[in-house]
């Protein structure tokens, strides 16, 4: 110098004029007051993911004695936490020369099912296609009694070698045999064990043993541990105007004759107009809803996840849904020129937008900041 890993962090800034959501003050009308409405002026107003709505959990309403069936979910340990499928440490396994990443990582000696194709067989401690061996019919040849020689069926042994295939009942390599073969040896894999030594613990590492029990549970199972439904449109609280309910008073009334009044007319009168009272629900309108598993800095535990202490701050609440537009300066990355430290001109400057909240995962994201640690090259 160059190439790679893993952590952690910002993701425009400053002015201006105009708009728009919360506060909270001061005016105006209008009203007993208060609520609203309108002007004014001050504070204040989106994230790192506000997204995805995957997982945890608080709140809220209904169910709910225990217990167990059915269902779903989680599955190495140990810690951490309100809780988790989330995080930190650690085993183990596997990738990478390493830093470092990555694992759906319980159980296949309870059982059941599968294991294409190909191949004899695909799991029974089976199987015999070629080959290996023993076996010796039959047949030829040759000599002539019977003998040499060659051929090699039928049975049977054999998992050494070849073939198939991802996978062929442990590997190598020596002894053994008629050829073989854990049939015996040595080392290597792997399995067991009231072993021993370390470790809380997964597990490491010795010993002994008998020789060996195929994968596949992201198939059915089984083992162990968890799980009541719904979800802020939850849920509360205040309450019109109509219409319908209930109590109580209640012989009163209604309606037409263009406005009134008598008059007429017509309908009602205990199977009842009308009026008070009362309670449910809707419209609206409050709460819930913004001090909280809270930010931010120090100390102390602790390898960390984390947890405690202390001091500080206060930091959005819309309800069709505000947090914007436009202009100028300066940043910032990219490219062109002109080139003296530099300077001009383009051009880009992301992903996205709260809605009861809180922890996570995940996914998107212009550009740039920082720290740790690793490999390769130079030089001293």
């Nucleotide at each position: 110098g160059g190439a790679g890993u893993c952590g952690g962090c910002c993701g425009g800034g400053u002015g201006g004029u105009c708009g728009c959501g919360g506060g909270c003050g001061c005016c105006a009308a209008a009203u007993u007051c208060g609520c609203g409405u309108g002007g004014c002026g001050c504070c204040u107003g989106a994230g790192g993911a506000a997204a995805g709505u995957c997982c945890g959990g608080a709140c809220u309403u209904c169910a709910c004695a225990g217990g167990g069936c059915a269902g779903g979910g989680a599955g190495c340990u140990g810690g951490g936490u309100a809780a988790c499928g989330c995080c930190c440490a650690g085993g183990c396994g596997g990738g990478g020369u390493g830093a470092c990443c990555c694992g759906a990582c319980g159980g296949a000696a309870a059982g059941u099912g599968c294991c294409a194709c190909a191949g004899a067989a695909a799991g029974g401690g089976a199987a015999a296609c070629c080959g290996c061996c023993c076996g010796g019919a039959u047949c030829c040849g040759u000599c002539u009694c019977g003998g040499c020689g060659g051929u090699g069926a039928a049975g049977g042994g054999u998992a050494a070698g070849g073939g198939u295939g991802a996978a062929a009942a442990g590997g190598u390599g020596g002894g053994g045999u008629a050829a073989g073969a854990g049939c015996c040896c040595a080392c290597c894999a792997g399995c067991a064990g009231u072993c021993c030594c370390g470790g809380u613990g997964a597990c490491g590492g010795g010993c002994u043993g008998g020789c060996u029990u195929g994968g596949u549970a992201a198939a059915c199972c089984c083992c162990u541990c968890c799980c009541g439904a719904a979800g802020c449109a939850a849920g509360g609280c205040c309450a019109a105007a109509u219409a319908g309910g209930a109590g109580c008073c209640g012989a009163a009334g209604c309606c037409g004759u263009g406005g009134c009044c008598c008059g007429c007319g017509g309908c009602g009168c205990u199977g009842g107009a009308g009026g008070c009272u009362c309670g449910g629900g809707u419209a609206g309108g409050c709460c819930g809803c913004a001090a909280g598993a809270g930010g931010c800095g120090c100390g102390c535990a602790g390898u960390a996840a984390u947890g405690c202490g202390c001091g500080u701050c206060c930091c959005a609440g819309a309800u069709g849904g505000a947090u914007g537009a436009c202009c100028a300066c300066c940043g910032c990355u990219c490219g062109g020129c002109c080139a003296u430290c530099g300077g001009c001109c383009g051009a880009g400057u992301a992903c996205a937008g709260a809605a009861u909240c809180c922890g996570g995962c995940u996914u998107a994201c212009a550009g740039g900041c920082c720290g740790g640690c690793u490999c390769c090259c130079c030089u001293c």
This is a predicted structure of a 380-nucleotide RNA (Bacterial RNase P class A) from a Pseudomonadota bacterium. Taxonomically the source falls in Pseudomonadota (Bacteria, Pseudomonadati). Rfam family: Bacterial RNase P class A. Its family is annotated with ribonuclease P activity, tRNA processing and dimeric ribonuclease P complex in the Gene Ontology. RNAcentral holds the sequence, with entries from ENA.